[in-house]
Predicted 3D model of an 86-nucleotide RNA (transfer RNA) from a marine sediment metagenome. The RNAcentral record of the sequence draws on MGnify.
């Protein structure tokens, strides 16, 4: 060179056209329990931008295109990891 696997939030991970900025866990905060602590239990937690900001719109699923009214999920092209051949 060739062929298969896969790249989703801070980390694992499910989603494979619409209900879903996206499911469970971790991990973080805060709260309940406890003499205190640790398990346990609730409740919240991506990132960037904007806006008339207790709130709310927009954009991101590796990177750029394409199809579709509509894309994380379909196609093409690269980029990276991992496994096998040569």
């Nucleotide at each position: 060179g060739g062929a298969g696997a896969g790249g989703u939030g801070u980390c694992c991970g499910a989603g494979c056209g619409g209900c879903u900025g996206a499911a469970g866990g971790a991990g973080c905060a805060c709260g309940c329990c406890u003499g205190g602590a640790g398990a346990g239990c609730g409740u919240g937690u991506g990132u960037a931008u904007c806006c008339u900001c207790u709130g709310g719109g927009u954009a991101c699923c590796g990177u750029g295109g394409g199809u579709u009214c509509a894309a994380a999920u379909c196609c093409c092209a690269c980029c990276c990891u991992c496994u096998c051949c040569g």